[in-house]
RNA sequence: UACUGCUCAAAGCAAAUUUCGGGAAACCGAAAGACGCAGAGCUACGGGACUAAAGAUUCUGGGUAAUCAAUGUCCGCCGGGCCUCCAGC
Numbered sequence: 001u002a003c004u005g006c007u008c009a010a011a012g013c014a015a016a017u018u019u020c021g022g023g024a025a026a027c028c029g030a031a032a033g034a035c036g037c038a039g040a041g042c043u044a045c046g047g048g049a050c051u052a053a054a055g056a057u058u059c060u061g062g063g064u065a066a067u068c069a070a071u072g073u074c075c076g077c078c079g080g081g082c083c084u085c086c087a088g089c
Base pairs, nucleotide, nucleotide: 003088004087005086012037013036017032018031019030020029021028022027035076041082042081043080045079046078047077048074049073050072055068056067057066058065
């Protein structure tokens, strides 16, 4: 340095759920909590997924409703990029 994660050590993260807060929502933050994770660390770059506010169209007497719509969200969906513990080889 590359590969691998059978074994060792020390750490780290935290799904569901609950409470509080933010948000239109998806979802996010904090606390509790652990299903799991060697990158479950960072990055929306490619694909994918979620939401649908502004806006547009249609319906309606009106209120409103439906459809479209990412500039919003997810890296714990896959790939890429950056960084990284220990052990083996």
Molecule: c-di-GMP-I riboswitch aptamer
Organism: Blastocatellia bacterium